Bacterial small signal recognition particle RNA from a Chloroflexota bacterium, 100 nucleotides, folded computationally. It matches the Rfam family "Bacterial small signal recognition particle RNA". Its Rfam clan is "SRP clan". Rfam classes the family as a non-coding RNA gene. It was read from a public genome assembly, where an Rfam model found it. NCBI's taxonomy places the organism under Bacteria, Bacillati, Chloroflexota.
RNA sequence: GGCCGGGUCCUGCGCAGCAGAAGCCUACGAACUCCGUCAGGUCCGGGAGGAAGCAGCGGUAAGUAGUCACUUCUGGGUGCCGCAGGGGCACCUGGUUGGA
Numbered sequence: 001g002g003c004c005g006g007g008u009c010c011u012g013c014g015c016a017g018c019a020g021a022a023g024c025c026u027a028c029g030a031a032c033u034c035c036g037u038c039a040g041g042u043c044c045g046g047g048a049g050g051a052a053g054c055a056g057c058g059g060u061a062a063g064u065a066g067u068c069a070c071u072u073c074u075g076g077g078u079g080c081c082g083c084a085g086g087g088g089c090a091c092c093u094g095g096u097u098g099g100a
Stems, first nucleotide, its partner, number of pairs: 001097008009086006015079002018075006025066004034059004042051003
């Protein structure tokens, strides 16, 4: 110096991770106008029984608060992680070969 390969570069896909939102989970949560159970009392009945149902209790809805982790969605000058394609001006690197 020549040839070949790879990387840095670009694009696409994927993976991980970051931020936000939502879901899941927990707690609170309807006096009246959610559901269930309905003491007492009330009503129907000759009676046996039945009916409605206040308070209370329980479960929750809308909603509020909390939260590691998990799931979904959205976003990027997150990564130099993977795959494929492109590029071959420049830089780095490996192999091979020729000359001095």

Record summary:
Model confidence (mean pLDDT): 76 of 100.